[in-house]
Description: Transfer RNA from a Candidatus Melainabacteria bacterium, 75 nucleotides, folded computationally. Rfam family: tRNA. It is annotated as a transfer RNA. The source organism's lineage runs through Bacteria, Bacillati and Candidatus Melainabacteria.

């Protein structure tokens, strides 16, 4: 150095051109005699970063950045 791969709420992931979402975690609240446990509402996101292409970008394409895996170098 070169190929591949991943990067989206707090964690764990999903979504691959047409309103950015699950669990979990957090907050209110029901239920309990309290506490797990259960249920209902509910809050959080500049979608790693810049650009370009589109009526329209998390998603196409170029450069960077970080993580992991191979390959190759190693006087």
């Nucleotide at each position: 150095g070169c190929a591949c791969u991943a990067g989206u709420a707090g964690c764990u992931c999903a979504g691959c051109g047409g309103u950015a979402g699950a669990g979990c975690a957090g907050g209110c609240g029901c239920c309990u005699c309290u506490u797990a446990a259960g249920c209902g509402c509910u809050u959080g996101g500049u979608c790693g970063a810049a650009g370009g292409u589109u009526c329209g970008a998390a998603u196409c394409c170029u450069u960077c950045c970080u993580g992991g895996u191979g390959c190759a170098c190693c006087a």
Record summary:
The prediction has a mean pLDDT of 83.